The prediction has a mean pLDDT of 82. Predicted 3D model of a 73-nucleotide RNA (transfer RNA) from a Hyphomicrobiales bacterium. The sequence was found in a public genome assembly. It matches the Rfam family "tRNA". The family's RNA type in Rfam is transfer RNA.
[in-house]
């Protein structure tokens, strides 16, 4: 150099035909306990890699650019 696949929460991933972004475990906080564990209920956490298109509307759909894998010479 061509070509394929992948970026979403602090991690591992959902996300339906384009229509208010979600689950687990994590983290904090309660309620149980003499005290912790567990188990139980609640809260916070998110520019959806990055820049642009198309749509009334983009995490989904096009194109570039970056990082990562994975073929081909």
């Nucleotide at each position: 150099a061509g070509g394929g696949g992948u970026a979403u929460a602090g991690c591992u991933c959902a996300g339906u035909u384009g229509g208010u972004a979600g689950a687990g475990c994590g983290g904090c906080g309660g309620u149980c306990u003499c005290c912790a564990a567990a188990a139980c209920c609640g809260c916070a956490g998110g520019u959806c890699g990055u820049c642009g298109g198309u749509u009334c509307a983009a995490g989904c759909c096009c194109g570039g650019c970056u990082g990562c894998c994975c073929c081909u010479g």